This is a predicted structure of a 597-nucleotide part of an RNA (large-subunit ribosomal RNA, domain I) from Micromonospora sp. H61. It matches the Rfam family "Bacterial large subunit ribosomal RNA". Rfam links the family to the GO terms ribosome and structural constituent of ribosome. The organism belongs to Micromonospora, within Bacteria. It was read from a public genome assembly. The coordinates come from a structure-prediction model, not an experiment, and the mean pLDDT is 82.
Context: one part of a larger RNA
This record gives sequence, structure tokens and C1' cells, in this order.
RNA sequence: GGCGAACGGUGAAUGCCUUGGCACCAGGAGCCGAUGAAGGACGUGGGAGGCCGCGAUAGGCCUGGGGGAGCUGUCAACCAAGCUGUGAUCCCAGGGUGUCCGAAUGGGGAAACCUGGCACCAGUCAUGUGGUGUCACCCACACCUGAACACAUAGGGUGUGUGGAGGGAACGCGGGGAAGUGAAACAUCUCAGUACCCGUAGGAAGAGAAAACAAUUUAGUGAUUCCGUGAGUAGUGGCGAGCGAAAGCGGAUCGAGGCUAAACCGGCUGCGUGUGAUACCUGUCAGGGGUUGCGUGGUCGGGGUUGUGGGACCCCGCUGAGUGUACUGACAUGCACUCGAGGAGUUACAAAGUCAGUGGCUAGUCGAACAGUCUGGAAUGGCUGACCGUAGACGGUGAGAGUCCGGUAGGUGAAAGUUGCUGACCUUCUGUGGGUGUUCCCGAGUAGCGGCGGACCCCUGAAAUCUGCCGUGAAUCUGCCAGGACCACCUGGUAAGCCUAAAUACUUCCUGGUGACCGAUAGCGGACAAGUACCGUGAGGGAAUGGUGAAAAGUACCCCGGGAGGGGAGUGAAAUAGUACCUGAAACCGUUCGCCU
Repeated sequence: GGCGAACGGUGAAUGCCUUGGCACCAGGAGCCGAUGAAGGACGUGGGAGGCCGCGAUAGGCCUGGGGGAGCUGUCAACCAAGCUGUGAUCCCAGGGUGUCCGAAUGGGGAAACCUGGCACCAGUCAUGUGGUGUCACCCACACCUGAACACAUAGGGUGUGUGGAGGGAACGCGGGGAAGUGAAACAUCUCAGUACCCGUAGGAAGAGAAAACAAUUUAGUGAUUCCGUGAGUAGUGGCGAGCGAAAGCGGAUCGAGGCUAAACCGGCUGCGUGUGAUACCUGUCAGGGGUUGCGUGGUCGGGGUUGUGGGACCCCGCUGAGUGUACUGACAUGCACUCGAGGAGUUACAAAGUCAGUGGCUAGUCGAACAGUCUGGAAUGGCUGACCGUAGACGGUGAGAGUCCGGUAGGUGAAAGUUGCUGACCUUCUGUGGGUGUUCCCGAGUAGCGGCGGACCCCUGAAAUCUGCCGUGAAUCUGCCAGGACCACCUGGUAAGCCUAAAUACUUCCUGGUGACCGAUAGCGGACAAGUACCGUGAGGGAAUGGUGAAAAGUACCCCGGGAGGGGAGUGAAAUAGUACCUGAAACCGUUCGCCU
């Protein structure tokens, strides 16, 4: 020096564990904000700091419930000083306080700072000073002022406003909108209307009550949305790569559909115009009034809302009671109100509440049944004999516990807040049928057409349909649109106004549950001071570190040593479990022994 064995050191794998994650399901909730949010800075405890809580009333204040013996959060002990059956700590609900920054809003500003005006108060001999409140901008409405320029308008000002502003994970709608890639290259095409940017809303959004489909000469369906199928079909496509429907049928939701514009009538009002007693004042007769008239525009109310076309106007018929009114009187007619009768309703179709009942949520509470013996440090294990079960889910307890503890099944409970359902009060609506027509209306810079684009399965094609910009530009029911160029017939519908629950999408958040999900190089980046330490001017990037033991019982005392550390002694079941702590592999380093050189 090598090989081998044994025993150690180092080292951290492996095994076991789980406080933490991941995914999904069900239910709830689905916004917060000038009454100052989200997010922060700085403070706040008797004793340094981090986390959490709280805000100069600062580990807390008040009120109402619950609860019932200890308490002064945690890392994390120790000490001090206190509170508590006159019910503390703790849990729930409501209120109060809530520094400074932040939309940040009196002005400024390099966020958490600087500095003002006005009113009132405190203080000072007085000034300085302190406190409370208020003072940004935009919009809407009302009012006051008010230029160029006479009226006016612009502009300015005052008041009012639960108005707006900012934040939020995904989902929605709208406006913009790529490229890597694929096409085995690449340009049309694809990726993809994706990523990304912007705007904006809601708990969902959007869509939505046919100018829809369908069907050919018989039809039929009946708003929208979503799922399955139809179907990788019909189509489209350098007919390449690829892209890719719809009707119909079966389900989900469900008996959800409504309101306007216009014609016509009336009130108020602006402008124009006209006459002198004509017109007009509901009709007839008598009296009376007197520009009330006519044309045109605005606004409000009635009317009206449809495709077997509908409505207006005109005519005819039917329909409870009472009161008032239309210049006066009588009759008729019309209109308004009340009662009766009959509907409807807070999510569209108008809109605001109050009360009662009942259910849920935000604290809780009751809740069955086991002993002996053996092993062991310890019984939940073995053996023996019992018991409960509307409870044999789960977790904990010194080893596998239905009967030890918390719970579980099943009951029960709310002063206050919140939410659903039901009912009452309440609110609100009420004419209807038929007929005639050379009368009137039925959504205009619209439909259509031309040009250039876009969306549709549809890449310009025979290209309908929908839609943007530019140009042009109709008709009113004997009208107009569609049925995939276009024409005829036929059929379906009625555009150019608006609203509309549910079935659908998503999960920042709360509660409960599940897992052929992970188990500390895994699982979230994060089981530990984690978006921390650290890096970067910045946008941004971004770690590592879990495990003594059942219980600290964490080794009193003695010895060696300056200490670190160790040897005894002691604790413990175990100390080769000693805060470098469960197990403790390998590489690597030793000690002893054997063999070889």
C1' cells in the first nucleotide's frame, strides 16, 4: 500500500409522518367606493423585534344576544401589574372611534409630506399657536347674470344631487388587432378574429316575440338561449393545407310576452293670417259671450299597435248605480269622479311601501352505550364477559377505541341584522261587437340601386342574406320584403322604435364534502420571517430551511478543560432519542484484526 471483516466519523438518501398544497363537486354570495374604497405608511402592549388585531377612545369603547370559569392573541418562555359569579376572557349582531397617504378632491408635491382661505371655538396682555367644520373638477336640473351684436347666444356665478371619478379573479358585450406556426419552401389560405390593447356593464351579460323557417302545388312549425343529434354531412378550399354549417328531431327552461310612433280628439304654448258681426262657443230652441277662429310648429293627456291585415274617421247594436260638468234653461249626447263587479301587480308589461305568518343564514345547545384480566413505559392490542346504535363519518387521547374526549345520527335555539316564500293592507286597470268606403295613417336620407370592404360553410363566384363608409334614392296595403342571381305564379312575413324572467358562462370570496391527487428536490413560487431574504436604475426576477420525546421529565450535583466539548451521576421505555436531536443508505475519512505485497 491492497483486499476482507468488525466498529466508528461524515453525509444526507430511504422509510414512516403532515400543519400545507392540487383538482373537482354541491350550496351560498356575486360587487366595494366622495358616509372616502381596494391597497398601504406610521403608530398602538408594562418589558427589543416579527406576525395578527386595532387607530390618538389605538391588544381596544358602547348596546343587545350566546356562554359559564378562568383570563390579559401568537412566535415564546420569564417576570411585573391587574381583571373575573355585580358573569370576565371568548363567540355572534348592531353602533361609535377610525392618524396620514391613496380616485384623493382647498393649493402644492419627490405617496404617507409641505402650506393656505373662510366660519366658529380654545388659549395668550397681544401676536404666534391649537381644535372642529368647510373650500377640487365634470355632469344634470333650477335660478341669477351676461360679450362681440338690438333681441339673443357664448361665457360667468349661486343653489340642489346617497349623480360621476377609483378598485375588482374569471365570465359578457363592443372598438382595434398580430406573429411564431401549418401548408413539409411560400405569396392567396392557415394559425385567428386567437394572443394582446382599449372602452363598458352585470350578477350574469348578450339574444329575444318573425319584413322567421319550411314546402312545392296537399303540407307543416311558431320569440330567444343552452345541450345532444343531424355531421366531419351539405358545402367551401393555391378544390392544397385545411375550414366547416343549417333546417329537422330529442331534451333543459317552462303555460312570457309586452310598451310605443303615426292617423284622429283635447289642454297649454310659439309663429303667421283674417273679419267687424260673419266664423266660433257639443246638437235643437231661446238668450248670452265675443277673436275665443283658421293654417302651421312644439309639448302634455286620450286614442292606437295589427298580417284570417290592423287602426283612425263615419254609421248601427248591446252594456250596473249615483254625483258633477260641457256659457245659461229643458231634453239628448259626451266626458270626469265615486261605489259595485271583475281582473293584474313590484323581473319586462306603471310604481312605493307597511304589517303578519313561515323557512334559511350570521353565535349556540341537548345528544346513547364498558368492565375485568394479561403483556407493556403507556392499552386503543390479546383473552373473558357485556352494552348502544335514526349515532360502526372523522379527529384526538402514552400502540388498531362504536361504548375515554370532541364530535356523528337525530332534535332544539335568536334580542339584533340579513334573505326567500305566503297572505293582508296597498297600488293599478276596465267598455264591447258588426258594417260601409275612389277618405286618412301604418316608423325616410330609410329600403333599393352603384362603388369599395367586412360577416356568413360560402377565398367573387351564378352569390342570395346581414352589415360599414361614399354616392344616388322609392312606395303606404291595388303597398313593401323574403323563399340563394333574375322573372312569373305560389307561399311566408310586415323592416327602417323600445323593453323582457328562466334554462347558459364564470369563481376573487364563504360553508360543507370528495379524491386509483402530492407527501418536503414532490405538492402552489411559498407546510418554515414568502412574493420574504436577495438581485436589478427600473419594468421585473425570485430562493433555501419541516420531524427530540407520550410528557421537557431539555441532564441537579461532581470531575477534566480558558472555553468549546466531554467523563461520571440523574431523567426517560429508549440518550448511538441530548435542542448539531426519528430512521440514518452511498460516495468520502478513520480505528482494530486477518491475509497478501